A computed fold for a 76-nucleotide RNA, annotated as c-di-GMP-I riboswitch aptamer.
Rfam family: c-di-GMP-I riboswitch aptamer. Rfam describes the family as follows. GEMM was predicted in a large-scale screen for bacterial structured RNA regulatory elements.

RNA sequence: CAAAUUUAUCGGCAAACCCGGAGUAAUCCGGCGACGCAAAGCUAAAGGGUCCAGAAAUGGAUAGCCAGUUGCACAC
Numbered sequence: 001c002a003a004a005u006u007u008a009u010c011g012g013c014a015a016a017c018c019c020g021g022a023g024u025a026a027u028c029c030g031g032c033g034a035c036g037c038a039a040a041g042c043u044a045a046a047g048g049g050u051c052c053a054g055a056a057a058u059g060g061a062u063a064g065c066c067a068g069u070u071g072c073a074c075a076c
Base pairs, nucleotide, nucleotide: 007073012037013036018031019030020029021028022027035064041069042068043067047066048065049062050061051060052059053058
């Protein structure tokens, strides 16, 4: 330096429920709250999956489904 793996949490993120708001919907935003997360950081531009709308064409949502990409601490 590179790859793989293990462990931890000073600190980081934040599922469900509930409240308020946006949307036809999937879903999203804010509050509350922690199920979990070592990339639960970023990316919906390219690929697969799932979901919503639509007769279809197609449009939309999801990165906490896979994926792509960047990156941190300790030990070995």